[in-house]
Context: one part of a larger RNA
Molecule: small-subunit ribosomal RNA, 3' major domain
Organism: Gemmatimonadota bacterium
RNA sequence: UGACGGGGGCCCGCACAAGCGGUGGAGCAUGUGGUUUAAUUCGAAGCAACGCGAAGAACCUUACCCAGGCUUGACAUCCAUGUGAAAUCUCCUGGAAACAGGAGGCCUCCUUCGGGACACUUGGACAGGUGCUGCAUGGCUGUCGUCAGCUCGUGUCGUGAGAUGUUGGGUUAAGUCCCGCAACGAGCGCAACCCUUGCCCCAUGUUACCAGCGAGUAAAGUCGGGGACUCAUGGGGGACUGCCGGUGAUAAACCGGAGGAAGGUGGGGAUGACGUCAAGUCAUCAUGGCCCUUACGCUUGGGGCUACACACGUGCUACAAUGGCCGACACAAAGGGCAGCAAACCCGCGAGGGUGAGCGAAUCUCAAAAAGUCGGUCUAAGUUCAGAUUGCAGUCUGCAACUCGACUGCAUGAAGUCGGAAUCGCUAGUAAUCGUGGAUCAGCUACGCCACGGUGAAUACGUUCCCGGGCCUUGUACA
Numbered sequence: 001u002g003a004c005g006g007g008g009g010c011c012c013g014c015a016c017a018a019g020c021g022g023u024g025g026a027g028c029a030u031g032u033g034g035u036u037u038a039a040u041u042c043g044a045a046g047c048a049a050c051g052c053g054a055a056g057a058a059c060c061u062u063a064c065c066c067a068g069g070c071u072u073g074a075c076a077u078c079c080a081u082g083u084g085a086a087a088u089c090u091c092c093u094g095g096a097a098a099c100a101g102g103a104g105g106c107c108u109c110c111u112u113c114g115g116g117a118c119a120c121u122u123g124g125a126c127a128g129g130u131g132c133u134g135c136a137u138g139g140c141u142g143u144c145g146u147c148a149g150c151u152c153g154u155g156u157c158g159u160g161a162g163a164u165g166u167u168g169g170g171u172u173a174a175g176u177c178c179c180g181c182a183a184c185g186a187g188c189g190c191a192a193c194c195c196u197u198g199c200c201c202c203a204u205g206u207u208a209c210c211a212g213c214g215a216g217u218a219a220a221g222u223c224g225g226g227g228a229c230u231c232a233u234g235g236g237g238g239a240c241u242g243c244c245g246g247u248g249a250u251a252a253a254c255c256g257g258a259g260g261a262a263g264g265u266g267g268g269g270a271u272g273a274c275g276u277c278a279a280g281u282c283a284u285c286a287u288g289g290c291c292c293u294u295a296c297g298c299u300u301g302g303g304g305c306u307a308c309a310c311a312c313g314u315g316c317u318a319c320a321a322u323g324g325c326c327g328a329c330a331c332a333a334a335g336g337g338c339a340g341c342a343a344a345c346c347c348g349c350g351a352g353g354g355u356g357a358g359c360g361a362a363u364c365u366c367a368a369a370a371a372g373u374c375g376g377u378c379u380a381a382g383u384u385c386a387g388a389u390u391g392c393a394g395u396c397u398g399c400a401a402c403u404c405g406a407c408u409g410c411a412u413g414a415a416g417u418c419g420g421a422a423u424c425g426c427u428a429g430u431a432a433u434c435g436u437g438g439a440u441c442a443g444c445u446a447c448g449c450c451a452c453g454g455u456g457a458a459u460a461c462g463u464u465c466c467c468g469g470g471c472c473u474u475g476u477a478c479a
Base pairs, nucleotide, nucleotide: 001479002478003476004475005474007473008472009471010470011469012468013467015463016462019426020425021424022423023422026317027316028315029314030313031312032311033310034308035307042053043052064303065302066301067300068299069298070297073126077125078124079123080122082120083119084118089104090103091102092101093100094099108117109116110115128292129291131290132289133288137286138285139281140280141279142277144275149188150187151186152185153184154183155164156163157162168179169178170177194269195268196267197266199237200236201235202234203233204232205231209226210225213224214223215222240263243257244256245255246254247253319419323378324377325376326375327374328373329372335366336365337364340359341358345354346353347352385416390411391410392409393408394407395406396405432455433454434453435452436451437450438449
C1' cells in the first nucleotide's frame, strides 16, 4: 500500500421487510448429470453451466458409430508430361449408393503455326484435419457493475516503500456540485450530446384520412372532390430548479407551490472506466507449437445425436364456478410475403384439397385478435374439471416420416383436489393475465427465443437482521 475480520461509523441496491404471483408435489416439453450403447459427436460447470453454443438433428446438417469406396484428393496455387476439347450426355455390367469397368456420341476458340486459352491423365511441390494445447495467442464475450470509481503531470512531505491531490463539513443517482484545505491542474469514467416514447406548431398529402358540398349503395371514403381532423414523413418549439415561498453557511442543494402535455435524470434504450476471475471460446473465424498424411484427410449407404432404473435445472398445461361448454356481438399494435402471401367461390365434420382475383404491397394478402360484452347451459362431482396415454381412420411437407415429423377426426380418458424442507421474480402501464407477429425453416418435436399490443393491481412502517456493493477508520503472525 492492499486484502481480510462472526471490528466500528456513514450510505446504497426488490438485499431484507410490506405485498402480489410462482418454483419445489402431478402430467408433459426441453436442457443437464448418471447409466446404457457399435455410437449415444463436442463444448458450457456456483452466482456468471443446465429451453446455454443450437434463430429448426428424418437424409443433409454431422463433427460420432458400422459397412462400402477414393488417394495430388471434395477445395487452392504452381511446375513437368501426355491428350484434345473439356464440362456434359446416352447405354451396358457390378452395386445400397458412392464408385469401379466397358461402349457410344460430342470433338471448341485464338494463332506469328512455335504455341496459348480451357479442361483432363500421369508424376511432383502441396492440399486437407470440427486432431491436441483457451495454461502459447489475436479477436469476441460473460462477470463484479451502469457500481462510482481508476489514474496522471508539476509542486510539497517522507531515507524509502509511498503519501498528498481523491481526506474533511454539507449535498447528490453520481469523485454530482459547493465550502474548506500544500496543493494546483488534467485524463479515463459520471452527466450531456444519439435513438425511441409523451405535448404543440409548420410544411407535404398517396396507397392513409373524410368535417362540410355533391353523387351513389342492401351496406361501404365506394365515386367526384377536400387539405379541416386522424395518421404518415421531414423540420422546429418545449423542461432550465427558469419562477414563488421556506430550510440551509449569504453556498451547493433540499422541501412545498404555481404554471404546464410533461418537474427536478419525465419514461425506456444504446452506451460498460482502470482492472478481477491463467473466467469462456483453438468447434464462428484467425493463429504459434505439436500430431495424422492410401489416413486423425475425402466420399457414399445405414444407424446414432431422439436410448432410460434414476437425479437436478428451466418451462408449459392443470387441479376448476373470478370456471368449463355453446351461440351472438365488439376493440389492437408490431411484423411477414414472388421458388412467396393468397381473397372470393366450390368440395371435405376437419387437418386440408380444387380453382385462382389481387399484391414486390400505408393499395392486395397472412388476419380470426384473445381475454371482453350479452344470452343459454352445467351445480360441487375426479365432474360437461383436467387432458396424459393408447387404438383406428386420415391430411400435409418431403427422394424418403420404421427407428424419428407436424396436424385432423372418432374412440380411450391416467396422474392431478393448490404442493415438505427450501427457493425465485416483480416498485407502475410494472407484476399478473390475454392473445398477435417474426427470425431459423421443405416440414417440424416452439410449450423455446426475440418483438408487439389488450386488460391491469397490491405494497414499501422502516434499515435491527440475511446477501451484494461504495467511502472513512481500526486490528492483523496474510500478500